[in-house]
Predicted 3D model of a 97-nucleotide RNA (SAM riboswitch aptamer (S box leader)) from a soil metagenome.
RNA sequence: UCUUAUUAAGAGUGGCUGAGGGACAGGCCCUGAGAAGCCCAGCAACCUGACUAAAAGUCAAGGUGCUAAAUCCUGCGGUUUUAACCGAAAAAUAAGG
Numbered sequence: 001u002c003u004u005a006u007u008a009a010g011a012g013u014g015g016c017u018g019a020g021g022g023a024c025a026g027g028c029c030c031u032g033a034g035a036a037g038c039c040c041a042g043c044a045a046c047c048u049g050a051c052u053a054a055a056a057g058u059c060a061a062g063g064u065g066c067u068a069a070a071u072c073c074u075g076c077g078g079u080u081u082u083a084a085c086c087g088a089a090a091a092a093u094a095a096g097g
Base pairs, nucleotide, nucleotide: 001097002096003095004094005093006092007091012040014039015038016037020030021029022028024075025074026073027072041067042066043065046063047062048060049059050058051057071090076087077086078085079084
């Protein structure tokens, strides 16, 4: 880079440290009452393992992932009433090429 699937659920009153963070742009937010990072803890169940003839399902948690706000909202197009809804794009994650 490509394909497929998912993205309104869930999860920290912990320790170290100390200024940024929410992909990008515009907003709007979070943050010394402690950001990011690391450790610990936890959540979930895509792959994986066990049960099963198989599917479905249940259990486990080894590989990932995740733990403010809907992927925080919008971005492009359509319906339409300002608002709202639908689809796409982009992004993230998993599995495969």
The RNAcentral record of the sequence draws on MGnify.